[in-house]
RNA sequence: UGGGGGGUGGUGUAAUUGGUAACACGUCUGCCUUUGAAGCAGAAGACUCUAGGUUCGAAGCCUAGCCCCCCAG
Numbered sequence: 001u002g003g004g005g006g007g008u009g010g011u012g013u014a015a016u017u018g019g020u021a022a023c024a025c026g027u028c029u030g031c032c033u034u035u036g037a038a039g040c041a042g043a044a045g046a047c048u049c050u051a052g053g054u055u056c057g058a059a060g061c062c063u064a065g066c067c068c069c070c071c072a073g
Base pairs, nucleotide, nucleotide: 001072002071003070004069005068006067007066010025011024012023013022019056027043028042029041030040031039049065050064051063052062053061
């Protein structure tokens, strides 16, 4: 420098390829227990890397940029 893949709660991953973002762990509260762990119930927490565009509507499509990984030179 060129090509490909990725960036989503604190962490790891989803979202049937356009219709108000889900699951697990973790955190908090309650129940249970002599206490704690485990178990059960509930809650909070991401407007999805940034800036534009398309669209009635974008995490997913288009353009540019930033960062990470892989391949080639």
A computed fold for a 73-nucleotide RNA from a Candidatus Tayloriibacteriota bacterium, annotated as transfer RNA. The prediction has a mean pLDDT of 80. Rfam family: tRNA. Rfam describes the family as follows. Transfer RNA (tRNA) molecules are approximately 80 nucleotides in length.